The RNA shown here (transfer RNA) has 73 nucleotides and comes from a Bacteroidota bacterium.
[in-house]
RNA sequence: GCACGCAUAGCUCAGUUGGUAGAGCACAGAGCUUAUACCUCUGCGGUCCUAGGUUCGAGUCCUAGUGCGUGCA
Numbered sequence: 001g002c003a004c005g006c007a008u009a010g011c012u013c014a015g016u017u018g019g020u021a022g023a024g025c026a027c028a029g030a031g032c033u034u035a036u037a038c039c040u041c042u043g044c045g046g047u048c049c050u051a052g053g054u055u056c057g058a059g060u061c062c063u064a065g066u067g068c069g070u071g072c073a
Base pairs, nucleotide, nucleotide: 001072002071003070004069005068006067007066010025011024012023013022019056027043028042029041030040031039049065050064051063052062053061
């Protein structure tokens, strides 16, 4: 330099044909316990990497860029 893949909650990841952004873990509270842990319930947590475009509507489609990874040279 070229090609491909990835970027979504603090972490690991889903998100189907474009139609209200979710799970597990973590964290906080309550219950339980002499107490801690386990377990149960509830809650908290997001500008979906950035900037444009298409669309009534974009995490999803298109363009450019940034970062990371893999392969080739």
Source information: The RNAcentral record of the sequence draws on ENA. Its Rfam family is "tRNA". Its family is annotated with triplet codon-amino acid adaptor activity in the Gene Ontology.